Description
RNAcentral holds the sequence, with entries from Rfam. A computed fold for an 85-nucleotide RNA from Radiobacillus deserti, annotated as c-di-GMP-I riboswitch aptamer.
RNA sequence: ACAACGAAAAGGCAAACUUAUCGAAAGGUAAGGACGCAAAGCUAAGGACCUAAAGCAUCUAUGCCAUGGUAGCCUAGCCGCCGAA
Numbered sequence: 001a002c003a004a005c006g007a008a009a010a011g012g013c014a015a016a017c018u019u020a021u022c023g024a025a026a027g028g029u030a031a032g033g034a035c036g037c038a039a040a041g042c043u044a045a046g047g048a049c050c051u052a053a054a055g056c057a058u059c060u061a062u063g064c065c066a067u068g069g070u071a072g073c074c075u076a077g078c079c080g081c082c083g084a085a
Base pairs, nucleotide, nucleotide: 005083006082012037013036017032018031019030020029021028022027035072041078042077043076045075046074047073048070049069050068055064056063057062
């Protein structure tokens, strides 16, 4: 130095919820707020899951479907703080 690992220390992020706002929705953004997180940093490449506007089907009320989304679902890739056993 690198990998594995995760005691300690310095810090970091921020679930639910509330308010405002964007969106058809899922969900996103900002402020507050902390459930938790050693990658809960970044990337939609693979899988999985969520939504179904438009479109299609159709028994007019349902179904199918991502071009929308979830990185705090997993895999994968890239970058990264500290250093006990």
The coordinates come from a structure-prediction model, not an experiment, and the mean pLDDT is 90.